[in-house]
Context: one part of a larger RNA
RNA sequence: CUCUGCGGAAGGAACUCGGCAAAUUGGCCCCGUAAGUUCGCGAUAAGGGGCGCCUAACCGCCGUAAGGCGGAAGGUCACAGAGAAGAGGUUCUGACGACUGUUUAUCAAAAACACAGCUCUCUGCUAACUCCGAAGAGGAGGUAUAGGGAGCGACGCUUGCCCAAUGCUGGAAGGUCACGGGGAUCGGUUAGCCGUAAGGCGAAGCUGAGAACCUAAGCCCCAGUGAAUGGCGGCCGUAACUAUGACGGUCCUAAGGUAGCGAAAUACCUUGGCUGGUAAGUUCAGUCGCGCAUGAAGAGCGGAACGGUUGGAACACUGUCUCCCGCAGGGACACGGCGAAAUAGGAGUCGUUGUGAAGAUACAACGUUCCCGCAGCUAGGCGGAAAGACCCUAUGCAGCUUUACUGUAAUCUGGCAAUGGGCCUUGACAUUCAAUGCGUAGGAUAGGUGGGAGGCUAUGAGGACUCGGUUCUGGCUGAGUCUGAGCCGUCGGUGAAAUACCACCCUUUGUGUGUUAAGGUUCUAACCCCGUUCCGUGAAUCCGGGCGGGGGACACUGCCUGAUGGACAGUUUGACUGGGGCGGUUUCCUCCCAAAAAGUAACGGAGGAGUUCAAAGGUACCCUCAGGGCGGUCGGCUAUCGCCCGUUGAGCGUAAAGGUAGAAGGGUGCUUGACUGUGAGACCAAUGCGUCGAACAGACUGGAAACAGGGACUUAGUGAUCCUGUGGAUCCGUGUGGAAGGGACAUAGCUUAUCAGAUAAAAGCUACGCUAGGGAUAACAGGCUGAUCUUACCUAAGAGUUCCUAUCGACGGUAAGGUUUGGCACCUCGAUGUCGGCUCAUCGCAUCCUGGGACUGAAGGAGGCCCCAAGGGUUCGGCUGUUCGCCGAUUAAAGCGGUACGUGAGCUGGGUUCAGACCGGCGCGAGCCAGGUUGGUCCCUACCUACUGUGGGCGGAGGAGUUUUGAGCGAGUUUAACUCUAGUACGAGAGGAUUGGGUUGGACGUACCUCUGGUGUUCCUGUUGGGCCGCCAGGCCCAGCGCAGGGUAGCUAUGUACGGAAAGGAUAAGCGCUGAAAGCAUAUAAGCGCGAAGCCCUUCGCAAGAUUAGAACUCCCUACCAGACUCGUGGCAGACUACCACGUUGAUAGGCCGGAAGUGUAAUGGGUGAAAGCCCUUGAGCUGACCGGUACUAAUCAGUCGAUUGG
Repeated sequence: CUCUGCGGAAGGAACUCGGCAAAUUGGCCCCGUAAGUUCGCGAUAAGGGGCGCCUAACCGCCGUAAGGCGGAAGGUCACAGAGAAGAGGUUCUGACGACUGUUUAUCAAAAACACAGCUCUCUGCUAACUCCGAAGAGGAGGUAUAGGGAGCGACGCUUGCCCAAUGCUGGAAGGUCACGGGGAUCGGUUAGCCGUAAGGCGAAGCUGAGAACCUAAGCCCCAGUGAAUGGCGGCCGUAACUAUGACGGUCCUAAGGUAGCGAAAUACCUUGGCUGGUAAGUUCAGUCGCGCAUGAAGAGCGGAACGGUUGGAACACUGUCUCCCGCAGGGACACGGCGAAAUAGGAGUCGUUGUGAAGAUACAACGUUCCCGCAGCUAGGCGGAAAGACCCUAUGCAGCUUUACUGUAAUCUGGCAAUGGGCCUUGACAUUCAAUGCGUAGGAUAGGUGGGAGGCUAUGAGGACUCGGUUCUGGCUGAGUCUGAGCCGUCGGUGAAAUACCACCCUUUGUGUGUUAAGGUUCUAACCCCGUUCCGUGAAUCCGGGCGGGGGACACUGCCUGAUGGACAGUUUGACUGGGGCGGUUUCCUCCCAAAAAGUAACGGAGGAGUUCAAAGGUACCCUCAGGGCGGUCGGCUAUCGCCCGUUGAGCGUAAAGGUAGAAGGGUGCUUGACUGUGAGACCAAUGCGUCGAACAGACUGGAAACAGGGACUUAGUGAUCCUGUGGAUCCGUGUGGAAGGGACAUAGCUUAUCAGAUAAAAGCUACGCUAGGGAUAACAGGCUGAUCUUACCUAAGAGUUCCUAUCGACGGUAAGGUUUGGCACCUCGAUGUCGGCUCAUCGCAUCCUGGGACUGAAGGAGGCCCCAAGGGUUCGGCUGUUCGCCGAUUAAAGCGGUACGUGAGCUGGGUUCAGACCGGCGCGAGCCAGGUUGGUCCCUACCUACUGUGGGCGGAGGAGUUUUGAGCGAGUUUAACUCUAGUACGAGAGGAUUGGGUUGGACGUACCUCUGGUGUUCCUGUUGGGCCGCCAGGCCCAGCGCAGGGUAGCUAUGUACGGAAAGGAUAAGCGCUGAAAGCAUAUAAGCGCGAAGCCCUUCGCAAGAUUAGAACUCCCUACCAGACUCGUGGCAGACUACCACGUUGAUAGGCCGGAAGUGUAAUGGGUGAAAGCCCUUGAGCUGACCGGUACUAAUCAGUCGAUUGG
């Protein structure tokens, strides 16, 4: 020093984030017990009283009795009777959760989970649901009062509005819609035909492609649904003071938040306003409500009881604190034994200032320093430990999410199979028969084309009636009855077309048949299920079969198909970036930057493009603009007209630059060179790209021609490769011929805009995270810088009645500092721990107080401002994690800063900043928030330096003992009140000094223990429970020293004593004397003097390793020296060592004797009482450390070192 305990004066939470920790309380009996309440509780509420031991005599109960239990009354001792141990502190008031329970084994026990209860929803039994490849199983040997899922979470009062979105449920008319069915149509081949040939056409067959149409679920669509996922507005005006707005208007919405609650576990602003509590209240309670961003089963509001939850307050109690002290035991330390660890480039391992990869034991300079231990301490060794968990990077990983992408299980769906029969209805296609056909004109209902001059008719023309079908209401057409001989066409007329009749068809419809499809119904034999039935079978809830029953071609299952599908899987989710994210950007053109070739960066400064034009192209010819002046009808500043000036200021589609009037600008004519095939040679340039280009051939346009023309005054107007389409040509054609297919040429399809383009196809979260790396890159600190900041100065407009400068000082200017916020990214990411507090400091001065001064708009007193000055000092509380700040009470004053925002190998851990959880907000979600809230592991035995102590060695030129000097270093350095001077100076008064003297304090420091106290486990006493000495008595031991009451020495503070002074020297600001330069003036130039708590001394302490090793005195001399050590007895000395006392010529320790002091009247004996007990012997007995004495015991005996170069 530390751990575990014990005790503590006075105060009593002042400590601190917080009463953390500790203390208090505690048992039994009796009394008594509030609000509230779900009437159970609350409740051991709270708050009181009693308790030992003895008892002759009394009472009650039980018992036959012996006796037991209880009570009353009396007695008796102590500081204390639940005497020790065990053994609730209490109350008031919030939040949350109803409760008992459960949870992160190993940092979170909670407000989280669960829970009874409420609600919604699914499920009719081969149940839903779950496991599973299947079989099978769970559900359940249960059956809707059952089972599955979801949310809320006892109980009470309640649970508003919105169905637009998403989901779910229902619907089935329409749209869309896969496989499959269907097979219009097109292609390939070619027997044949045509053709002199080239070549063309092309049946059947084979073959490729394939339209209409049929075809389910799903989606679209229509509804319903909120205790489904979810959501629940804005602006303006208005009442007879003002304010407010019951009221009105308007916009939007699916609907605009109802009841409640509300600065809240939710409120940014915010420490909201008010009230209460406190001396003082960022917390707390109540209240208000403009709720950043409450709100009704992600439930709202209440609410007794409960809680190792979380706030606030009080009482009691205390070492939490003021402010620490003593004691015990374990460790530490010393000796003996045994005997680890991390760490370690090597070490001969100082300070300061500087330098330096920017914080040096190692470099530079200066200073300091004899060599080596031991005990301590922790400031540094960017100490140890862990290849930083924060941050960034990686075409890293993992987990999670979803309306990212792509798939998959599962589910739904249709087709086919397994899979059969009958009947009915409906559709499609084919086919038979029959019907059907109306613009206008025209006799009138003209389907088309062709033929056609005749056709039909007693096998009944025409007509009438009845009944159907159809319909354009006019007709067409069929059947039946009656009747009984004609009717129609050609022609004409109308018209695009002419009717009779025949043929082949078309539109629409009907009928029959066939094929096919759909629906309904029915059957039983596949298939499925059931049976209390029979058999194999002697056992069988199994298996198989029989029999019986139910279902039934459905279901189940397989293959194919579409839909749904974070349930599951694999992946993606760019880069630049003064860290990253957010924002911005990403290709191309123009200018500046760009430093007179070209080129040249930045998240430098400015703008554009992702086209346009059939003329805005070509050519030939012609013309000249903008602006201004003057004149001129309407007419004005500006219209058109005339004259003059006008080198470019206009115009050139589009940005800018360059260019341009001898045109590239403005017109007119004719036109298509906005051509085909090539291309010498250059520019640019990593490559791929890109740019310019005469000339040649062909065919053209303009021009009389020379000539010009391969788009546009120029520079933007864009996209590689792959893949695919189209065109014309005809290169290849897998035996041959074709074909299919491909190539070459031309052309089309990319905001492939992350624009040299990863894929046809891709978003997020991680605080549950992981890995590799980075000080290539952020957060802390340092460094550089100094915008910002702080301070000062200069100038002086103005304020100050007057007057810039007593005081204040605009607009401006100049510095310093390195405390703020930043900038930069230089050391550190194989780790430099971060705010605040505590502890301990140290420095600066821009000084808060105290000291000295100048000025004052200084009467005095009190101030203002400035100068000098860093010696010392610079408070305690309330609130908050706070630094800060506000507040209370003081004070001489309650300074500002630096020191890694000093200090975590010194402490704390309240805040921040891991994992749990709640609220508000954001997000579909996973999750997130410099928003709030609750909870949440702080390791290190010290090697070196440094520091505090304490030794050993050697040196100090002989060896010793004693006493010193003081180079140097350190400590100290304070301040107030009262009082006298003096109620004086001053002042109208009120008030009220300078100066000098005295007294008493505060805080701080040093020493001490006489006093006051504390402690005092070696002293005394009391006493509880138990054990032991056989019992009684008397003692001892254990229970925290058992507990309790006292207490000597020692150690101690709160106790006692003392300290800061005074004096001297040199100075600062300042004030002077004499005094020139400069006949004056001037404190200065020569000279001289005053002047501060500051400086040097003075005071106190250390100090000759002060290696510069000092001085004085004494002793020893050729030794058995002087002296010292070892050793022993000890200490008020002490970790060890050292130091001090003593060692028989001795009081060093123990013992013994006496005393002091403490305790408080021992034992024994006697007396007394029924007993507990009391009285006398007795201030007795006992007694550690204290004081004095006394050799009884032990310090015995002995050993070692110690000069000869004569100092």
The part of an RNA shown here (large-subunit ribosomal RNA, half B) has 1207 nucleotides and comes from a Planctomycetota bacterium. The coordinates come from a structure-prediction model, not an experiment, and the mean pLDDT is 85. Its Rfam family is "Bacterial large subunit ribosomal RNA". Gene Ontology terms of the family: ribosome and structural constituent of ribosome. NCBI's taxonomy places the organism under Bacteria, Pseudomonadati, Planctomycetota.